[in-house]
Context: one part of a larger RNA
RNA sequence: CGUUAGAAAAUUGAGAGAAGUAGACCCUAGUACGAGAGGACCGGGAAAAGUGAAUCCAUGGUAUACUGGUUGUUCUGUCAAGAGCAUGGCCAGAAAGCUACAUUCAUAUUAGAAAAUUGCUGAAAGCAUAUAAGCAAGAAUCUAUUCUUUAGAUUAGUUUUCUAUUAAAAAUCGUGAUAGAACAUCACGUUGAUAGGCCUUCGGUGUAAGAAUUUUGAGAUUUUAAGCUAGAAGGUACUAAUUUUUUUUCUUG
Numbered sequence: 001c002g003u004u005a006g007a008a009a010a011u012u013g014a015g016a017g018a019a020g021u022a023g024a025c026c027c028u029a030g031u032a033c034g035a036g037a038g039g040a041c042c043g044g045g046a047a048a049a050g051u052g053a054a055u056c057c058a059u060g061g062u063a064u065a066c067u068g069g070u071u072g073u074u075c076u077g078u079c080a081a082g083a084g085c086a087u088g089g090c091c092a093g094a095a096a097g098c099u100a101c102a103u104u105c106a107u108a109u110u111a112g113a114a115a116a117u118u119g120c121u122g123a124a125a126g127c128a129u130a131u132a133a134g135c136a137a138g139a140a141u142c143u144a145u146u147c148u149u150u151a152g153a154u155u156a157g158u159u160u161u162c163u164a165u166u167a168a169a170a171a172u173c174g175u176g177a178u179a180g181a182a183c184a185u186c187a188c189g190u191u192g193a194u195a196g197g198c199c200u201u202c203g204g205u206g207u208a209a210g211a212a213u214u215u216u217g218a219g220a221u222u223u224u225a226a227g228c229u230a231g232a233a234g235g236u237a238c239u240a241a242u243u244u245u246u247u248u249u250c251u252u253g
Stems, first nucleotide, its partner, number of pairs: 001152001005163007015149004021049001025045003033038001050107006059100004066093005071086006110144004117137004167248005173189005194240003197236006203229003210223005250253001
């Protein structure tokens, strides 16, 4: 831009794409078969593997503004306590997020057509012949069934609602994330929990500093399950969401 008033939802599916795996095990059955050795078809069962998709409740990994331990050195006048640098100095853990080694699901089933092939009936050709008329069986194949997508399917579909009836709708702007390169999408804008802050409880680390007691001393104990804290949930207007503009409102196609 089109789909022919404009707008918001739902929906049909012409078409397109994806998927499609192989073997072992148990039962049938040590049966059929076979002198024996050996050893099934058909049918049924259950579990792994591979592959793919999704997800982060649990498990594992990761962690450069989380917590603690610790070495050297410089600095804060000194002790103590801290800060900087040394691969985040090194080490032990680790919320969220992201992930796989993790979890869940799928890889199913059933029809139709049919290849090689195998048949029934059966003439031409008194026979024979699966074929000439007719009727069948038949593969991980093909078409459906399954999943995804799809009306720019220009054949542009269908249904419902709203506006035109008096106000209605949208954008810009701002706070943001279940979104994200920009744009877009989605949530919210005081009639407000959208983000930050604050409070509480969880989550992480592991018992802060100061003081007291004690030891020759490193240190230990009590106050103290402490202190600190990236994260989550719930709450709370303290901060910021202030403002502004456009379109339509007619001759009803």
Predicted 3D model of a 253-nucleotide part of an RNA (large-subunit ribosomal RNA, domain VI) from Lietzensia polymorpha. The source organism's lineage runs through Eukaryota, Stramenopiles, Eustigmatophyceae, Chlorobotryaceae and Lietzensia. It is recorded under the gene name rnl. The prediction has a mean pLDDT of 82. The full RNA is in RNAcentral, with records from ENA.